RNA sequence: GCGGUUGGCGGGGGAGAGACCCGGCCCCGAGCCGGGCGCCGAAGGGGCAAGCCCGCACACCCGCGGGUGAAACUCUCAGGCAAAAGGACUCCGCCGACCUC
Numbered sequence: 001g002c003g004g005u006u007g008g009c010g011g012g013g014g015a016g017a018g019a020c021c022c023g024g025c026c027c028c029g030a031g032c033c034g035g036g037c038g039c040c041g042a043a044g045g046g047g048c049a050a051g052c053c054c055g056c057a058c059a060c061c062c063g064c065g066g067g068u069g070a071a072a073c074u075c076u077c078a079g080g081c082a083a084a085a086g087g088a089c090u091c092c093g094c095c096g097a098c099c100u101c
Stems, first nucleotide, its partner, number of pairs: 001101001003099011018037001020036006038081003044077001045075003051068006
C1' cells in the first nucleotide's frame, strides 16, 4: 500500500401505526399526570431453524433429552402512533484496531 472485518466521529438517505376517548393540571400546546380502548414493528430486550457439542437409549434401522445457535422471522417487556426528535439499516468522508497478501 491492495483487499476484508470491526469501532468512533461528521455528513446524506431512512418505514410503520389514533392530531383517539374520559378525568385532572397548566406555560391552554399535537403539552404533562392518571385511567381506557385500538394499533405499529426499525432504538434496546426476549424467543428459535439448520449446523455443531454433550448425555441417554439402541444388534441394525429408527430415536430421546440438554447446551450452543442468525435475521428485516417472531414476541411486544421497553419504545413508538401530526411535525420536530428518535430510528434498524445503508452510502460518503476522516481517524483507530485486527486479519490476509